[in-house]
RNA sequence: AGUCCUGUAGCUCAGUGGUUAGAGCACUCGCCUCACAAGUGAGAGACAUGUGUUCAAUUCUCAGCAGGGCGA
Numbered sequence: 001a002g003u004c005c006u007g008u009a010g011c012u013c014a015g016u017g018g019u020u021a022g023a024g025c026a027c028u029c030g031c032c033u034c035a036c037a038a039g040u041g042a043g044a045g046a047c048a049u050g051u052g053u054u055c056a057a058u059u060c061u062c063a064g065c066a067g068g069g070c071g072a
Stems, first nucleotide, its partner, number of pairs: 002070006010025004018055001027043005049063002052060001
């Protein structure tokens, strides 16, 4: 070179053509405590980029990008 897989929150992962994109840990603010931890309530935070199909794309197509596997 070739081929396959992956890219969603700070991290690890779900998810599905349409209803508010969720979970755990982490973070912030309350409650509790003399205080801390633990516990508990609330909150902020994401669909890697571009293009196309569609009434509607995070999901489907294509291209490039990054990472990984196989292979020489």
Molecule: transfer RNA
Organism: Callorhinchus milii